[in-house]
RNA sequence: AUCUUAUCGAGAGUGGCUGAGGGAUCAGGCCCUGUGAUGCCACGGCAACCGGCUCCCCGUUGGAGGGAGUGACAAGGUGCCAAAUCCUGCCCCAAUGGGGGAAAGAUGAGAU
Numbered sequence: 001a002u003c004u005u006a007u008c009g010a011g012a013g014u015g016g017c018u019g020a021g022g023g024a025u026c027a028g029g030c031c032c033u034g035u036g037a038u039g040c041c042a043c044g045g046c047a048a049c050c051g052g053c054u055c056c057c058c059g060u061u062g063g064a065g066g067g068a069g070u071g072a073c074a075a076g077g078u079g080c081c082a083a084a085u086c087c088u089g090c091c092c093c094a095a096u097g098g099g100g101g102a103a104a105g106a107u108g109a110g111a112u
Base pairs, nucleotide, nucleotide: 001112002111003110004109005108006107007106008105013043014042015041016040017039021032022031023030026089027088028087029086044081045080046079049077050076051073052070053069054068055067056066057065085104090101091100092099093098
């Protein structure tokens, strides 16, 4: 980088340095921002994808593998810590309120 697959209305911030933009991209809207954007660093936290633990299947046993469970597991690998992935854009239904799906994106796990 590509492919497969799961999830995406919950949750969780302080300090230091920096110094004007930021919310992925394009457009529109809306919002955040010198009471400090962004980026980096430190510490802290959230969550439970991987992981841990328990049970089951397979198996002579062990390991590997598969399935289920887990507020009262979280040491470790990622990720995340304004607003639904901030909202809309394409399709369908509905009928001016909306509902469903797709695409795109993000993250994890696996494969090439």
A computed fold for a 112-nucleotide RNA from a Rhizobiaceae bacterium, annotated as SAM riboswitch aptamer (S box leader). It matches the Rfam family "SAM riboswitch aptamer (S box leader)". About the family: The SAM riboswitch is found upstream of a number of genes which code for proteins involved in methionine or cysteine biosynthesis in Gram-positive bacteria. Taxonomically the source falls in Rhizobiaceae (Bacteria, Pseudomonadati, Alphaproteobacteria, Hyphomicrobiales). Of the family's consensus pairs, 94% are formed in the model.